A computed fold for a 682-nucleotide part of an RNA from a termite gut metagenome, annotated as large-subunit ribosomal RNA, domain II.
[in-house]
Context: one part of a larger RNA
RNA sequence: ACCUACGAGUUACUGUCAAUGGCAAGGUUAAGUAAUAAGAAUUACGGAGCCGAAGCGAAAGCGAGUCUUCACAGGGCGGAAUAGUCAGUGGCAGUAGACGCGAAACCAAGUGAUCUACCCUUGAGCAGGCUGAAGGUUGGGUAACACCAAUUGGAGGGCCGCACCGGUAAGCGUUGAAAAGCUUUCGGAUGACUUGAGGGUAGGGGUGAAAGGCUAAUCAAACUUGGAGAUAGCUCGUACUCCCCGAAAUGCAUUUAGGUGCAGCCUCGGGGUCGUCUUAUAUCAGGUAGAGCGACUGAUUGGAUGCGAGGGUUUCACCGCCUAUCAAGUCCAGAUAAACUCCGAAUGGGUAUAAGACAUAACCGGGAGUGAGGGCAUGGGUGCUAAGGUCCAUGUCCGAAAGGGCAACAACCCAGAUCACCAGCUAAGGUCCCGAAAUGUAUGUUAAGUUGAAUUAACGAAGUGUUGUCGCAAGGACAGCUAGGAUGUUGGCUUGGAAGCAGCCAUUCAUUUAAAGAGUGCGUAACAGCUCACUAGUCGAGUGGCGAUGCGUGGAUAAUAAUCGGGCAUAAAACAUACUACCGAAGCUGUGGGAUAAAAAAAUAUCGGUAGGGGAGCAUUCCGGAGGCGUAGAAGGCAUGGUUCGAGCCGUGCUGGAGCGUUCGGAAAAGCAAAUGUAGGU
Repeated sequence: ACCUACGAGUUACUGUCAAUGGCAAGGUUAAGUAAUAAGAAUUACGGAGCCGAAGCGAAAGCGAGUCUUCACAGGGCGGAAUAGUCAGUGGCAGUAGACGCGAAACCAAGUGAUCUACCCUUGAGCAGGCUGAAGGUUGGGUAACACCAAUUGGAGGGCCGCACCGGUAAGCGUUGAAAAGCUUUCGGAUGACUUGAGGGUAGGGGUGAAAGGCUAAUCAAACUUGGAGAUAGCUCGUACUCCCCGAAAUGCAUUUAGGUGCAGCCUCGGGGUCGUCUUAUAUCAGGUAGAGCGACUGAUUGGAUGCGAGGGUUUCACCGCCUAUCAAGUCCAGAUAAACUCCGAAUGGGUAUAAGACAUAACCGGGAGUGAGGGCAUGGGUGCUAAGGUCCAUGUCCGAAAGGGCAACAACCCAGAUCACCAGCUAAGGUCCCGAAAUGUAUGUUAAGUUGAAUUAACGAAGUGUUGUCGCAAGGACAGCUAGGAUGUUGGCUUGGAAGCAGCCAUUCAUUUAAAGAGUGCGUAACAGCUCACUAGUCGAGUGGCGAUGCGUGGAUAAUAAUCGGGCAUAAAACAUACUACCGAAGCUGUGGGAUAAAAAAAUAUCGGUAGGGGAGCAUUCCGGAGGCGUAGAAGGCAUGGUUCGAGCCGUGCUGGAGCGUUCGGAAAAGCAAAUGUAGGU
């Protein structure tokens, strides 16, 4: 992992609702007793008791009333009439383990110190080598000690190192040889040493040179059994079929936030009249969008004027004068607000009436689920006018929705699957090939493979198409070529120098001219030299500036060499505009079938669906009644055929060898793919 078997809403009592049956202003017996039967019950008796038919009051009590009260007032609760009760069945609730499995834990009584911790008693063990304390002796030495040397001696939680005890480092091992080992290496090795045997301390207790360590592979409270099916607002699982309807992820509250209560939304039964939507008309409320602010509150720019203030100047002081300062008010122009409004929509909302469409509401009762939502569009808050962010509102879809399109892709576009069909038409989107359908028509654009997918910016550029406007031009433009481009003068100043060209100045002037700047750039130390403006000639038709706009271009950076889904595509298979045809879905249509709407015929409508509600069935085991099959072969098994929307059912052959169906009812240990399910097998 697979197969087989087992494996989860049960039972009792109480309550409530529904439908069914009995009796009915009544209904009903319980325990018990008796009889009868026989497999375990039935019948009769039994009226205790319970519910209902009357309520009110704390009660005495009174009673269609009663209580409060002084009350005949007022007020509270009742009454005017009818339906109950018993039984079994089903839904749900409560109490019980209460659909099943699952804790970590808590408590009680016991069992453990053969592991290990510490202690007690009594034993045992420690190769070999080294070092050489105290003390002694001898000699020296001293007045005597002290002291010195040699020798002897054999101390030590002494040294090296086996056994023994340990476990430092690395490697291996890691479904191991081993639920802690192996190899190498390493620490102690006469001691606070190691070890045998016997004994002691026990679970909130022991023991601990203390690590929360150890206490039998178990320790921040051992193990065994019991309370016990502890509790689990948590996770997982929860078993046959078909049919109808079909949610929610919201509000309020919550020691509440992944739970629950009430409401909302779903379903079933009752109920029974107007209900829902749209449009029109009439009417009502409003302060958003916008707009505005010489209409308030606040914020606010520039200009003119300048009350007033500051500064300067003058003066002995006053009077004055001036201003790169501030500035009230006024005027002109501009501009602002979610918590501003003199204003003010559109939509939306309420009410009434009318029309149309759809089909049924309110209300009462049974059963729920939901109370983590999410994307997109629009209006906002928050955030960075960030987020597949977060919080609201309105709508929609996913959730619970399959099909077609977008290469792939819950919610984007199209479109809501009752079933069948080798029929047709379309939607979105497409029509060169992969790929069904146009290498379609017409007119343009793009040269960048731009593009054909998704996003590219500021800024830059004689890309190119369209369009506008202003110049120059046959009296010859623009570009090219030929020639000229001079003189006063090296203008003045400055400077070492400054001559068109370092810099400063300006009446940047005048002359000769077809034209030529007191000079556009290069150049020199300064000159020189080259060139430009400007002019003539040559040439012979357009040329130059500034805008608007389409498509392109640079800007342009990510991990496979690289992708438009790919191949590939250039008057296109790209882009823009217009048109025609075709393809294209479970949409629509056609043909046939089924189900639902109480039944029947027709017609009509409907039939996606998670949680969930409702309905109808199939199968298994057993029991009762009726009626059957079977050694001329039951059940079961294997193979095969038919049939039912389906769960399933019925044949035939072989096998098997003794029991088993049908029908009407009843009762359940009544259906497995899942629970890291349990057991067995492979």

The RNAcentral record of the full RNA draws on SILVA.